[in-house]
């Protein structure tokens, strides 16, 4: 850059010490210890690993779709709030003009896979 996920899961203890939830704003968390490192501990998303059907094929180890965590949890991540909520755009109702309420999509950002 390109696809695909997201209302679901999962924290304890040691150093250490004042931040953090990407960004703006809100609103949260935070000396009853943030971030950050380390140990142990879980979680089950992609990926791999099996495996059912299906196509091209002489054959498939290649291609779609599916199922499996009782697949060694290998490999990548994750373990506060839906991605903590909005940001842009639309459609709705209330209203009489609030940018507040319901919704649906983009945008960002996040993991993963190419």
């Nucleotide at each position: 850059c390109u696809c695909a996920u997201g209302c679901a899961g999962a924290g304890u203890g040691g150093c250490u010490g004042a931040g953090g939830g990407a960004c703006u704003g809100g609103c949260c968390c935070g000396a009853u210890g943030a971030a950050g490192c380390c140990a142990c501990g879980g979680c089950a998303a992609c990926c791999g690993g099996u495996u059912g059907c299906g196509g091209u094929g002489c054959g498939a180890c290649c291609c779609g779709c599916g199922a499996u965590g009782u697949c060694c949890a290998g490999g990548u991540g994750c373990c506060a709030a839906u991605u903590c909520c909005a940001g842009c755009u639309c459609c709705g109702g209330c209203u009489g003009u609030g940018u507040g309420c319901g919704g649906a999509g983009a945008a960002a950002a996040a993991u993963g896979a190419g």